[in-house]
Order: sequence, then C1' cells, then structure tokens
RNA sequence: GCCUUAUCCAGAGUGGUGGAGGGAACGGCCCGUCGAAGCCACGACAACCUACCGGCGUCGGCCGGCAAGGUGCCAAUUCCGAGCAGGUCAUCCUGCGAGAUAGGGA
Repeated sequence: GCCUUAUCCAGAGUGGUGGAGGGAACGGCCCGUCGAAGCCACGACAACCUACCGGCGUCGGCCGGCAAGGUGCCAAUUCCGAGCAGGUCAUCCUGCGAGAUAGGGA
C1' cells in the first nucleotide's frame, strides 16, 4: 500500500529548537515573523486495543469502571464546500464516495 469493521458536531498546550510555511488533495475560507511545518521535553485530552476490576450472559460475548501498557490526539464539525444518489421550489437534509484513527485480515 490492499480488504474489512467501528468511530469522526465532545475533549485537551506550554517550553526549547527551527525559520516559512500549514490546515490531505481541488475550490474557498482561515492560521502563521505577536513565529508555520518538522524535531525534542514535559503536560493534558480521549478510551480503539491489551492488562486489571465489577456486573450480566443465550458462553459467541455485552455493559460499566480504571488509565498501567500499545496507539491516537491537543485552531476552526473531518474548518466548509465541490463529486454521485435520494428527498426538497429553494434553502437545506440524508446516504455514498474521499480522508483520518483504531481493531481484525490476506
């Protein structure tokens, strides 16, 4: 990288380094020399997986808790929209697609 399942309107930042980009891609609209990305340290958030605890069970698991371990994450709903399908006079809404993260698999 590929397939599959679940979730995505909640939540959470400081310092050092660095020195002009960043928000996936396209269009917007934003963030950024009052310091972007990246990297490092510490901290926070969350609870997908493991461990542990409690309850239930049709014995496949399910629900709740905890936050030690593996990840993730800490501007804006995945920042918004454009594409396809349906509803709608329109506005707009829903689903798909795309993307991100986690679990499983070939």